The RNA shown here (glmS glucosamine-6-phosphate activated ribozyme aptamer) has 193 nucleotides and comes from an Acidimicrobiia bacterium.
The prediction has a mean pLDDT of 76.
NCBI's taxonomy places the organism under Bacteria, Bacillati, Actinomycetota, Acidimicrobiia.
The model forms 88% of the base pairs in the Rfam consensus.
The sequence was found by an Rfam model in a public genome assembly.
It matches the Rfam family "glmS glucosamine-6-phosphate activated ribozyme aptamer". Its family is annotated with catalytic activity and regulation of gene expression in the Gene Ontology. Rfam classes the family as a riboswitch.
């Protein structure tokens, strides 16, 4: 430095493709394999000639494959769940499934998060300040119910192919929801209790 295996981390999630990778076709070159000829060596046919087999060298022929390069056409480039008060700035933008594949690389987008301002809910009303959230409008912890698609398997279809499409069955987590429990601001006040 390269390859393989296991585990962990990490990884994409929306769109696109001028790189990469893959497929098909074409062209050029090279290599290997194959057939024929010649030569050499070995073995066999009781055999010098002749025939057969094997190996090597050389030459020629056609075909197919592979590799490299170029050209053309195509394929691939991550499965769903969840997510929006407004503006600006910043930022590798939530959750798990499959899994280690170029799921690489790049460009663009984005409802996340952070900061500031505005609007709005809650913290009994009002005022000031503060906190926390975003209209289903407080936080922490534990529990509960409910919920996916792909992969895989089975079947079908399109394509020369890479690959793509359709149908069937299974399985999450986060958030929200429900339950329990804990926590959840000061001052003022002619308001309410």
């Nucleotide at each position: 430095c390269g390859a393989c295996a296991a585990c962990c981390a990490a990884c994409a999630g929306c769109g696109c493709c001028u790189g990469g990778c893959c497929u098909c076709g074409g062209u050029u070159c090279a290599u290997c394999g194959g057939g024929g000829g010649u030569c050499u060596g070995g073995g066999g046919g009781u055999c010098a000639c002749c025939c057969c087999c094997c190996a090597g060298a050389u030459u020629u022929c056609a075909c197919a494959c592979u590799c490299c390069a170029c050209c053309g056409a195509g394929g691939u480039g991550a499965c769903g769940a969840g997510g929006a008060g407004g503006a600006a700035g910043g930022u590798c933008a939530u959750c798990g499934a499959a899994g280690u594949a170029u799921u690489c690389g790049g460009c663009g987008g984005a409802u996340g998060c952070c900061u500031u301002c505005c609007c709005g809910g809650c913290c009994g009303g009002c005022u000031c300040a503060g906190g926390u959230c975003g209209u289903g409008a407080g936080g922490a912890u534990g529990g509960g119910a409910g919920c996916a698609a792909a992969a895989c398997c089975c079947g079908g279809g399109a394509g020369c192919g890479a690959u793509c499409c359709c149908g069937g069955a299974a399985c999450a987590g986060a958030g929200a929801c429900c339950c329990a429990c804990c926590c959840a601001u000061g001052a003022g006040u002619g308001c309410c209790g």